RNA sequence: AGUCCGUUAGCUCAGUCGGUAGAGCGUAGGUCUAAUAAACCUGAGGCCAGCGGUUCGAUCCCGUUACGGACUA
Numbered sequence: 001a002g003u004c005c006g007u008u009a010g011c012u013c014a015g016u017c018g019g020u021a022g023a024g025c026g027u028a029g030g031u032c033u034a035a036u037a038a039a040c041c042u043g044a045g046g047c048c049a050g051c052g053g054u055u056c057g058a059u060c061c062c063g064u065u066a067c068g069g070a071c072u073a
Stems, first nucleotide, its partner, number of pairs: 001072007010025004019056001027043005049065005
């Protein structure tokens, strides 16, 4: 310098070949217990990395930037 992949909840990751998003763990409250843990129930938490474009509509498609990774030279 080039090619490719990734970026979604606190962490690890799904997701719909376009119609305003989920799981596990964690966390808060509750049930249970003498108490804790476990188990069970309920909830909170995400402008889907930034900016632009296409579209009636973008987490998804296109461009670009940033960051991380792999490979080639």

Overview:
A computed fold for a 73-nucleotide RNA from a Fidelibacterota bacterium, annotated as transfer RNA. Its mean pLDDT, the model's own confidence on a scale to 100, is 83. Rfam family: tRNA. Rfam describes the family as follows. Transfer RNA (tRNA) molecules are approximately 80 nucleotides in length. It is annotated as a transfer RNA.